[in-house]
RNA sequence: GCCUCUAUAGCACAGUGGCAGUGCGUGUCACUCGUAAUGACAAGGUCGGGUGUUCGAUCCACCCUGGAGGCA
Numbered sequence: 001g002c003c004u005c006u007a008u009a010g011c012a013c014a015g016u017g018g019c020a021g022u023g024c025g026u027g028u029c030a031c032u033c034g035u036a037a038u039g040a041c042a043a044g045g046u047c048g049g050g051u052g053u054u055c056g057a058u059c060c061a062c063c064c065u066g067g068a069g070g071c072a
Base pairs, nucleotide, nucleotide: 001071002070003069004068005067006066007065010024011023012022013021018055026042027041028040029039030038048064049063050062051061052060
């Protein structure tokens, strides 16, 4: 220098062109003599940044940035 993959909650990840989810973690409550475990509920997201396509973009296209891998 070129190519491919990747970026979504504190962490690990799913997700589909039409209101963004799971597990763990966190908080509250229940249960218990008490804790753990278990159960219920809740909080937590400009879906990396920008431009475009579209009635509508987390999803599609292009550019930028970070990360991983490959070729030279």
Predicted 3D model of a 72-nucleotide RNA (transfer RNA) from Rhodotorula toruloides. It matches the Rfam family "tRNA". It is annotated as a transfer RNA. From the family's description: Transfer RNA (tRNA) molecules are approximately 80 nucleotides in length. The source organism's lineage runs through Eukaryota, Fungi, Pucciniomycotina, Sporidiobolales and Rhodotorula. The coordinates come from a structure-prediction model, not an experiment, and the mean pLDDT is 83.